[in-house]
RNA sequence: GGCUUCAUCGUCUAGCGGUCAGGACACAAGCCUUUCACGCUUGAAACGAGGGUUCGAGUCCCUCUGAAGCCA
Numbered sequence: 001g002g003c004u005u006c007a008u009c010g011u012c013u014a015g016c017g018g019u020c021a022g023g024a025c026a027c028a029a030g031c032c033u034u035u036c037a038c039g040c041u042u043g044a045a046a047c048g049a050g051g052g053u054u055c056g057a058g059u060c061c062c063u064c065u066g067a068a069g070c071c072a
């Protein structure tokens, strides 16, 4: 330098272009318990940045940023 893949709550991860972006762990509150733990319920919390296509984009396209791999 070229090519490919990836980027989603604090962490890990799901998400055929269409409802409020879901789950696990962690966190907070409540219930339970003499207390803690366990268990149950509830809650907060995310689409790397910019543009394009579309009635509608986490999803498709382009550029950039970052990470990984292959080739040279």
Stems, first nucleotide, its partner, number of pairs: 001071007010025004018055001027043005048064005

Transfer RNA from an Anaerolineae bacterium, 72 nucleotides, folded computationally. It matches the Rfam family "tRNA". The sequence is in RNAcentral, with records from ENA. NCBI's taxonomy places the organism under Bacteria, Bacillati, Chloroflexota, Anaerolineae. The coordinates come from a structure-prediction model, not an experiment, and the mean pLDDT is 81.